[in-house]
């Protein structure tokens, strides 16, 4: 440096579901729990999907994809 993740090690995150709290809602946060994830770290910039008190509006989703950015180990 890589458009690599086959091998190893130490780890990390945590879907569904359950409980509590918050939110009109999509959903979020905490605890339990693991389906999965090599960025399932971060950012709504682009597209998608979804929600609302119908709105030239405001939101949700980064675990829908792209892009940007940072990064561990291994490999080349």
């Nucleotide at each position: 440096u890589g458009u690599u993740g086959c091998c190893a090690a130490g780890g990390g995150c945590a879907a569904a579901c359950c409980c509590g709290c918050c939110g009109c809602g999509a959903g979020g946060c905490g605890g339990g729990g693991a389906c999965g994830c090599a960025a399932a770290g971060c950012u709504u910039c682009c597209g998608g999907u979804c929600u609302c008190a119908c709105g030239c509006g405001a939101g949700a989703u980064a675990g829908c994809g792209g892009a940007g950015u940072u990064g561990c180990c291994a490999c080349a």
Predicted 3D model of a 76-nucleotide RNA (c-di-GMP-I riboswitch aptamer) from a Steroidobacteraceae bacterium. The sequence was found by an Rfam model in a public genome assembly. It matches the Rfam family "c-di-GMP-I riboswitch aptamer". Its family is annotated with cyclic-di-GMP binding in the Gene Ontology.